[in-house]
Small-subunit ribosomal RNA from an uncultured bacterium, 1376 nucleotides, folded computationally. The coordinates come from a structure-prediction model, not an experiment, and the mean pLDDT is 84. Rfam family: Bacterial small subunit ribosomal RNA.

C1' cells in the first nucleotide's frame, strides 16, 4: 500500500470484482502426534431410561440389626447397645445448572439519591431466658378406592403450638427542648400513656443452640441525570389520562389503587403507531473515527409445557412446590388420576450442521450437621470431533554414467534431478520393557484417603525403519508446455476463454504456494475518502427548490464591568475481575497458565484560571433602517383614447378568371369573384422609434393620455441604535396549455374534412375549419420556470463599451478630459476546473444558513397519504436486471454541413455499347463428367501466348502396390536396351532370338525386402514468395525542442504559387527520412567518328530496266559518343519572393512527348492448381499406367468482341506509298498445274545481304441509285485442301449453291483533349494444325471540342457536427 474493467485511445465522474483478516462454522479431497480451548447458530420442537437437592438420632415420639451380658423348657426370653428408618420437627430448597422466547423498558450500561426502605445465615456490643397449658402426626383399629390417594375412631412427644409474669432500652400517641438540613424534614434528648421475648433446649462437657435492643457486612427493593436500533408510506396522542385533597394498600415513595375535584399531560429535540432486538465487559476488523456482533468466560434481566394466581418464608409471585384454566403425552376396574429435560448424559424431529444414556467427589465450591459424615451430572477429569490455535515429525551428510522409466525436442538435446539407486549416520514421534510422580492444604485418635492413571515424565531396545497432501499456473497472481476436444464437451471472482494449431475446458509432464491440512461455499469488517466528524460533492458527469416573504431553529459588529454555562488546569471518588499492552514467572518451547504496572479516553463531586464562545448590565456607529433633497424607467392596477392593416356588409366601374405550389388540385368565381373606388361594421394587435439599451424577486413588461401605486439609485449625514443574515414547517406571486361560469370572436388555428406528396403518408405542402386564443370572476401550480450556476458579507491585476446619478478641471455656448457610486455587455492576469471554461456579475480565498446527491435500467412508476371539479400534481419504494450507463476532450472515419483545389468527373465534342447475326467467357440448367481457380469498381477474349489423342487436374472401363520419380541399406541377378511372333481397346501379359562396361575394386541395370515415395487431397482464415486496387493521388512520418495531466498537438496549419507536402514568404519550431521531382530507356534537331548486307550527290562502266558494277562517305541510315532547353535572354504583374502572363531565337519552351519506377497503408483483397511451407488427411489408394469419353453438353440470363445495317459506301479493273518484326524439325523466291484452298518443284537465306510481302485505307476510272438491294453475310447442301497416328463427338481453309435476322438500336452506359479520337491494313508469340474476331506490339490517313467548376462520381487540403471507431453497407427507435 493497491490493482482489474466503459474508450480505436485520453482524462474524469461512477459502479461492479479481486488481492487481507475473521469465524460456535458447512461442504469436497486428504489425514502421523501431542497440549490447550471449543462443539444444535435451527423446532422456547416433544420427549424413553437413569441421575441432577437434601440433611440433622447432639430437637422429638416410634422402630429398634449386629455385637456384649443374665436367664433359658434351647423355641427363646430379658437387659444393654444403638446400626437403621417413615413420621413430628429445624434449616436448606429463592443458591448452583439451563436457555435467550418475550421485552424498546429506568431492562441494560454510568453516575448519584433513599431525610422513603427490608435483610436469614455472619461479625461486635449489651441484656435476658420466670411461671404455667391445650393439641397433633407418627403408632394401633376400622372403611372407601383399580390407582393416586382419602376419611373417622384412640393413644402420645418436642428446639412443633398457645397463656401469663419482667424489659432502662423497642414500637405506637400526645407534647417540650438544642442541633443541623436542599424541601417534605433529620438527629439527639426529656415527660405522659399504652404495649412487645424466650428453648435451661440438646450434649460426648469442648460447647452448640434460645430471646430483645443497637451497630457492622453482605444481598435486596425504590427513584433521578445521561447513553445505546430501523421506519413519518406511523402526525397528532392520553380519561386513571395530568394533577391536587383524603383514605386504604406496600418493608418502602407514587394513581400502586378508590372517592371527590381541577383540565390538565405528552409530541416535530419525534409523543402515539409498526418492525426488529436480551444489553454490558467485551469479541472481529480498522493508521484511527468508525462498522459489524454479543458462541466460549464474566456482571445484570427475562423465562421455566401455554396463561393467570396467591401460598410458605429473611428472600419467590417459586426449572427439578402448590391451585385453576388450556394444548400435548401417559395410566385406568371409565368412576378417576400422573406429568412438564431452555440441568447432565440420551432419543426422535427439524437442518448444510454441533459430541459420551462415562469415572470421581481425590482437589475447589454449596447445602445439613457440633463433627465423623451424607448430598453435589456445581465442579474435578476421561471419551468423540483436525472445529480452531499453537508445538513436533515425516529423516540427516555424501551421491553423476547426469542410470533406467516418464515428458518435450529444432532430433543435437533438454528436464524429471542429487532426486534415486548406493554408501556414511541419527532415533524425535510412534512401539516395545522397565521405573514412575506433583496435585494432600485437609479430614482423621490411628490405619489411611488420587477419578484423572500406571497418565506425565525418566531410562534402556531395535529398526529410516510405521507416517504428504491439496489447490492453482490467460491478466489481476507466484507459476508452461504436450496431446485431446472443435462456439461441442466444458470452464468462469471480475475482464473473459472455447467455432482444427486453446499458456484459460480435459488429460499427462513439468512448475508455484500452503502443508496435516488444502479448496469451496457462507457471514462480517477492510480496501470502499462508494455517506466523506476526521474525510465528498452540486455550470456540462447523480445534484441549486421556479421565485420572493417569514415562523422556529442555526448564525452573529465595536467597548466596559460581572457571572463562570460551554471552555482549561488540579485534585477525590468510581470506572468489578476477566480481556488488552508492557515488563516478569510456570509448563522442554509455544498456545496457554500465574504475578505486577499501565490501560479502562467516561461520570460526578471540590478548588482555581476567565483570553475566547456564552448569559446579564451599561455604552457606542461603521451593519441596518428611517428622514431630507434630487433622479431614470415596457414595474403594477384601473378608465380613457387614436392610426395602420386584415374580414365582412352595402353601394360603384368591371370582366373571366382568382386563389395556391416545388409542380398541382381541393376551393371562390358569370347568381358577376379576383381587382379598383366610396361608406359602414367588429375584434384583437400596437410597424418605425428598437439598442448583448430599461424595468421587475421570478413568472414577465412595449400606441398614447390620466388617476392610484411599489421598489432602486444618487447626494446629505438629521434620526434609531446591532433593530441584522439565512430560513425546516408556512404563506404568496407563478409562461403557455387545460377546466368552471358569463361575455366576445376579426385574424390565427390543435381536433376535424378535403387536396396533393409517398409504398403507405392518421405528417411535412395547400384550400377549409371549430375549440381555443380576448375580456372579467374562480381553479389548476407545472415548463429546457436555465445563467441548466440558492442567498447574504468580505477580500483578491487590469483594458474596454454602455444606461442612471453625482464631484472637479475646462467653456461664451454645444463639446470635452478626469474622479465617484451603482446597473448591463465584452476581453484577460492570479487561482481554480476532468477539461471544456470562470474569472470584482467567480465556477478565486474564506465565513454563516438552507435545499439537493450517492451506478444504469425498473421508475418520478407502483401501493398508501395530502391537494384538485376534472385533467393531474406533491410525497415516493421494491422486486427483478446489467457490467457498465455517463461528462469533457483527442485522432480518424462520416455527413442529403461549410470553404479552396484536382481528375474525360461533369460540361463542351467524336466514336460506341445497350436492339441483330456470329465469336469468346461467365451465370444457371443439363450430365456418368461437363476437372478446377477468379465475383461490384479491382471475376465475366481472366488463369488458357493456342483442350481432337497428349494437355488433364474430371468421368467410366481395365490394370499395378517400393510404386510413373528419389535416396539409403541388405541380399541376389545377368540383363537393360533391343528385334521378332501371338493375345487384347490399351496398359499389359506370353513365347522365340539376341548383347554390358571395367584389371579390380565398383558403375549402369534389374528382382526381392525396409525405410520410405507420390498426393493439381484440405486450409490464400496457418504462411513465405508474387500480384490487383485506392492511385503515379500527394501524400505518410521521424529526431530534438515546446505546448497539453493525458491521448495528442506544433512542424505538416496560415499567405501566395505549383502537375506535386513544387518553391517562397511567415510561424515555437529546427532539421532529417520515404514518397514528388531529376538521374535510366525510346523518339524528335545536330555534331563527331566508323561505313556493310545500308546510301548514291559528283566521277566512270553496264542493263529492257534496277546501286547492277568500280568506285565514294556528301545525303538517308545505321551503331557508338557528344551538344542542345537552364524561365538562360527581354518586357508587364508579384512581397519585387516563389512564380506568372507575353514576347524573341530555337528543330524543340515552361514536366517537349511517352516509357520504366507505385510512399506510409487498406481491403483476413487474390493465389496451397506456377513454385515454396506449417499442419491435418489417403497410402492394394485421394497414388500410378491405359482405352474412350468430358472440360466444346442448351429452354435461359450477363459480359467483352467482331461483322453490319450502307451511296464519305458495295463491286470490277488499273495504279502509289510504310513500319516494326519473325524464319533450319524453318522462311521459302522465279517456273509449271489447280477457279481457289492448295500441289509439283526447289535458287537464296541461320539473314540491314534471301524469304515471309500482297500493305491497306489513298488515288483513276466502269457499273450498281436507295431496295432488305450488286448492302448483309448467318445458316445449310454439295464438293474438296491442308496439318496431324487420328478431323464422327470436335480443326481451319476454298469452290459451288443457299442468302436469316438486320433500316443505327428503350431506360440506361462506355472510351477519347493531339498524331489523340475515329479509320486502315501488317507483324508477332504460342502452335502439327487451329476455334485469333483475342491478346502484344508496328505503322498509314488523320479530326471536332473545352463557356466553365453550379451539378453527377472520385480524390486532395482547412474547417464544424456527430450518440460512429468492424468507422453511414454505422448505430438506433418503434411496431408485429
Nucleotide at each position: 500500500a493497491g490493482a482489474g474493467u466503459u474508450u480505436g485511445a485520453u482524462c474524469c465522474u461512477g459502479g461492479c470484482u479481486c488481492a487481507g483478516g475473521a469465524c460456535g462454522a458447512a461442504c469436497g479431497c486428504u489425514g502421523g502426534c501431542g497440549g490447550c480451548g471449543u462443539g444444535c447458530u435451527u423446532a422456547a420442537c416433544a420427549c424413553a431410561u437413569g441421575c441432577a437437592a437434601g440433611u440433622c438420632g447432639a430437637a422429638c415420639g416410634a422402630u429398634g440389626a449386629a455385637g456384649u451380658c443374665u436367664c433359658u423348657u434351647c423355641g427363646g426370653a430379658g437387659a444393654u447397645g444403638g446400626a437403621u428408618u417413615a413420621g413430628u420437627g429445624g434449616c436448606g430448597a429463592a443458591c448452583g445448572g439451563g436457555u435467550g422466547a418475550g421485552g424498546a423498558a429506568c431492562a441494560c450500561g454510568u453516575g448519584a439519591a433513599c431525610a422513603a426502605u427490608c435483610u436469614g445465615c455472619c461479625c461486635u456490643u449489651a441484656a435476658c431466658a420466670c411461671g404455667g397449658g391445650a393439641a397433633u402426626a407418627a403408632c394401633u383399629u376400622c372403611g372407601g378406592g383399580a390407582a393416586a390417594u382419602c376419611g373417622a375412631a384412640g393413644c402420645u412427644a418436642a428446639u412443633a403450638c398457645c397463656c401469663g409474669a419482667u424489659a432502662u432500652u423497642g414500637a405506637a400517641u400526645u407534647u417540650g427542648g438544642u442541633a443541623c438540613g436542599c424541601a417534605u424534614g433529620u438527629a439527639c434528648u426529656g415527660a405522659a400513656u399504652u404495649u412487645g421475648a424466650a428453648a435451661u433446649g440438646g450434649u460426648c462437657c469442648g460447647c452448640c443452640g434460645g430471646u430483645u435492643a443497637a451497630g457492622g457486612a453482605u444481598g435486596a427493593g425504590u427513584u433521578c441525570g445521561c447513553g445505546g436500533c430501523c421506519u413519518a408510506u406511523c402526525a397528532g396522542c392520553u380519561u386513571g389520562u395530568u394533577g391536587g385533597u383524603g383514605a386504604g394498600g406496600u418493608a418502602a415513595u407514587g394513581g400502586c389503587u378508590c372517592a371527590c375535584c381541577a383540565a390538565g399531560g405528552c409530541g416535530a429535540c419525534g409523543a402515539c403507531g409498526g418492525g426488529u432486538a436480551g444489553c454490558c465487559g467485551g469479541c472481529c476488523u480498522g493508521a484511527g473515527a468508525g462498522g459489524g456482533c454479543g458462541a466460549c468466560c464474566g456482571g445484570c434481566c427475562a423465562c421455566a409445557c401455554u396463561g393467570g394466581g396467591a401460598c410458605u418464608g429473611a428472600g419467590a409471585u417459586a426449572c427439578g412446590g402448590c391451585c385453576c384454566a388450556g394444548a400435548c403425552u401417559c395410566c385406568u376396574a371409565c368412576g378417576g388420576g400422573a406429568g412438564g429435560c431452555a440441568g447432565c448424559a440420551g432419543u426422535g424431529g427439524g437442518g448444510a450442521a454441533u459430541a459420551u444414556u462415562g469415572c470421581g467427589c481425590a482437589a475447589u465450591g454449596g447445602a445439613c450437621g457440633a463433627a465423623a459424615g451424607u448430598c453435589u451430572g456445581a465442579c474435578g477429569c476421561a471419551g468423540c470431533a483436525a472445529c480452531g490455535c499453537c508445538g513436533c515429525g515425516u529423516g540427516a551428510g555424501g551421491g553423476a554414467u547426469g542410470a533406467a522409466g516418464g515428458c518435450c525436442u529444432u532430433c543435437g538435446g533438454g528436464u524429471u534431478g542429487u532426486a534415486a539407486a548406493c554408501c556414511u549416520c541419527u532415533u524425535u514421534c510412534a512401539a516395545u520393557u522397565g521405573g514412575g510422580a506433583c496435585g494432600a492444604a485437609g479430614c482423621g485418635a490411628a490405619a489411611g484417603u488420587g477419578a484423572c492413571g500406571g497418565u506425565a515424565c525418566c531410562a534402556a531396545u531395535a529398526c529410516a525403519a510405521g507416517a504428504a497432501g491439496c489447490a492453482c499456473c490467460g491478466g489481476c497472481u507466484a507459476a508452461c508446455u504436450a496431446u485431446g476436444u472443435g462456439c461441442c464437451a466444458g470452464c468462469a471472482g471480475c475482464c473473459g476463454c472455447g467455432g482444427u494449431a486453446a499458456u484459460a475446458c480435459a488429460u499427462a509432464g513439468g512448475g508455484u504456494g500452503c502443508a496435516a491440512g488444502c479448496g469451496u461455499u457462507g457471514u462480517c469488517c477492510g480496501g470502499a475518502u462508494u455517506u466523506a466528524u476526521u474525510g465528498g460533492g452540486c455550470g456540462u458527469a447523480a445534484a441549486g427548490a421556479g421565485c420572493u416573504c417569514g415562523u422556529a431553529g442555526g448564525c452573529g459588529g465595536u467597548c466596559a464591568a460581572u457571572c463562570a454555562c460551554g471552555u482549561c488546569g488540579g485534585a477525590u471518588g468510581u470506572g468489578a475481575a476477566a480481556a488488552c499492552u508492557u515488563g516478569g514467572g510456570g509448563c522442554u518451547u509455544a498456545a496457554c497458565c500465574c504475578c505486577a504496572a499501565g490501560c479502562c479516553u467516561g461520570c460526578a463531586u471540590c478548588c482555581g484560571a476567565u483570553a475566547c464562545g456564552g448569559a446579564u448590565u451599561a455604552a457606542c456607529u461603521a451593519g441596518a433602517a428611517a428622514g431630507c433633497a434630487g433622479u431614470a424607467g415596457g414595474g403594477g392596477a384601473g378608465a380613457u383614447u387614436g392610426g395602420a392593416a386584415u374580414u365582412c356588409c352595402u353601394g360603384g366601374u368591371g370582366u373571366a378568371g382568382c386563389g395556391g405550389u416545388g409542380g398541382a388540385a381541393u376551393g371562390c368565381g358569370c347568381a358577376g369573384a379576383u381587382a379598383u373606388c366610396a361608406g359602414g361594421a367588429g375584434g384583437a394587435a400596437c410597424a418605425c422609434c428598437a439598442g448583448u439599451g430599461g424595468c421587475g424577486a421570478a413568472g414577465g413588461c412595449g400606441g398614447a393620455u390620466c388617476u392610484c401605486u411599489g421598489g432602486g439609485c444618487u447626494g446629505u449625514a438629521u434620526u434609531u441604535g446591532a433593530c441584522g443574515c439565512u430560513g425546516a414547517g408556512g404563506a404568496g406571486c407563478g409562461a403557455a396549455a387545460g377546466c368552471g361560469u358569463g361575455g366576445g370572436g376579426a385574424g390565427c388555428a390543435a381536433a376535424c374534412a378535403g387536396g396533393a406528396u409517398u409504398a403507405g403518408a392518421u405528417a411535412c405542402c395547400c384550400u377549409g375549419g371549430u375549440a381555443g386564443u380576448c375580456c372579467a370572476c374562480g381553479c389548476u401550480g407545472u415548463a429546457a420556470a436555465c445563467g441548466g450556476u440558492g442567498g447574504g458579507c468580505g477580500c483578491u491585476a487590469g483594458u474596454u463599451g454602455u444606461g442612471g446619478g453625482g464631484g472637479a478641471c475646462u467653456u461664451c455656448c454645444a463639446c470635452g478630459u478626469u474622479c465617484u457610486c451603482u446597473g448591463c455587455g465584452a476581453c484577460g492576469u492570479c487561482g481554480c476546473u476532468a477539461a471544456c471554461g470562470c474569472a470584482u456579475u467567480a465556477a478565486g480565498c474564506g465565513c454563516c444558513c438552507c435545499g439537493c446527491c450517492u451506478g444504469g435500467g425498473g421508475a418520478g412508476u407502483a401501493c398508501g397519504g395530502c391537494c384538485g371539479c376534472a385533467a393531474g400534481g406533491c410525497u415516493a419504494a421494491a422486486a427483478c436486471u446489467c457490467a457498465g450507463a455517463g461528462g469533457a476532450a483527442u485522432u480518424g472515419a462520416c455527413g442529403g454541413g461549410g470553404c479552396c483545389c484536382c481528375g474525360c468527373a461533369c460540361a463542351a465534342g467524336c466514336g460506341g455499347c445497350g436492339g441483330a447475326g456470329c465469336a469468346u467467357g461467365c451465370g444457371g440448367c443439363u450430365u456418368a463428367a461437363u476437372u478446377c481457380g477468379a465475383u461490384g469498381c479491382a471475376a465475366c477474349g481472366c488463369g488458357a501466348a493456342g483442350a481432337a489423342c497428349c494437355u488433364u487436374a474430371c468421368c467410366u472401363a481395365g490394370a499395378c502396390u517400393u510404386g510413373a520419380c528419389a535416396u539409403g541399406c541388405a541380399a541376389g541377378g545377368a540383363a537393360a536396351u533391343c528385334u521378332c511372333u501371338u493375345a487384347g481397346a490399351g496398359a499389359u501379359a506370353a513365347g522365340a532370338g539376341g548383347u554390358c562396361c571395367g584389371c579390380a575394386a565398383g558403375g549402369g541395370c534389374u528382382u526381392u525386402g525396409c525405410a520410405c515415395a507420390g498426393g493439381u487431397g484440405g486450409u490464400g482464415c496457418a504462411u513465405g514468395g508474387c500480384u490487383g486496387u485506392c492511385g503515379u493521388c500527394a501524400g505518410c512520418u521521424c529526431g530534438u525542442g515546446u505546448c497539453g495531466u493525458g491521448a495528442g498537438a506544433u512542424g505538416u496549419u496560415g499567405g501566395g504559387u505549383u502537375a506535386a507536402g513544387u518553391c517562397c514568404c511567415g510561424c515555437a519550431a529546427c532539421g532529417a527520412g520515404c514518397g514528388c521531382a531529376a538521374c535510366c530507356c525510346c523518339u524528335g534537331u545536330u555534331c563527331u567518328a566508323u561505313g556493310u548486307u545500308g546510301c548514291c550527290a559528283g566521277c566512270a562502266c553496264g542493263u529492257a530496266a534496277u546501286g547492277g558494277u568500280g568506285g565514294g562517305g556528301a545525303c538517308u541510315c545505321a551503331u557508338a559518343g557528344g551538344a542542345g532547353a537552364c524561365c538562360g535572354c527581354c518586357g508587364g504583374g508579384g512581397u519585387c519572393a516563389a512564380c506568372u502572363c507575353g514576347g524573341a531565337g530555337g528543330a524543340a519552351g515552361g514536366u517537349a512527348g511517352g516509357g520504366a519506377u507505385g510512399a506510409c497503408g487498406u481491403c483476413a483483397a487474390g493465389u496451397c492448381a506456377u513454385c515454396a511451407u506449417g499442419c491435418c488427411c489417403c497410402u492394394u489408394a485421394u497414388g500410378u499406367c491405359u482405352a474412350g469419353g468430358g472440360c466444346u453438353g442448351c429452354a435461359c440470363g450477363c459480359a467483352u468482341g467482331c461483322u453490319a445495317c450502307a451511296a464519305u459506301g458495295g463491286u470490277c479493273g488499273g495504279u502509289a506509298c510504310a513500319a516494326a518484326g519473325g524464319g533450319c524439325u524453318g522462311c521459302a523466291a522465279u517456273a509449271c498445274c489447280g477457279c481457289a484452298a492448295g500441289g509439283u518443284g526447289g535458287a537464296g537465306c541461320g539473314a540491314a545481304u534471301c524469304c515471309c510481302a500482297a500493305a491497306a485505307a489513298g488515288c483513276c476510272g466502269g457499273c450498281c441509285u436507295c431496295a432488305g438491294u450488286u448492302c448483309g453475310g448467318a445458316u445449310u447442301g454439295a464438293g474438296g485442301u491442308c496439318u496431324g497416328c487420328a478431323a464422327c463427338u470436335c480443326g481451319a481453309c476454298c469452290u459451288c449453291a443457299u442468302g436469316a435476322a438486320g433500316u443505327c438500336g428503350g431506360a440506361g452506359u462506355c472510351g477519347c483533349u493531339a498524331g489523340u479520337a475515329a479509320u486502315c491494313g501488317c507483324a508477332g508469340a504460342u502452335c502439327a494444325g487451329c476455334g485469333a474476331c483475342g491478346c502484344u506490339g508496328c505503322g498509314g490517313u488523320g479530326a471536332a471540342u473545352a463557356c466553365g467548376u453550379u451539378c453527377c462520381c472520385g480524390g486532395g487540403g482547412c474547417u464544424u457536427g456527430u450518440a460512429c471507431a468492424c468507422a453511414c453497407c454505422g448505430c438506433c427507435c418503434g411496431u408485429c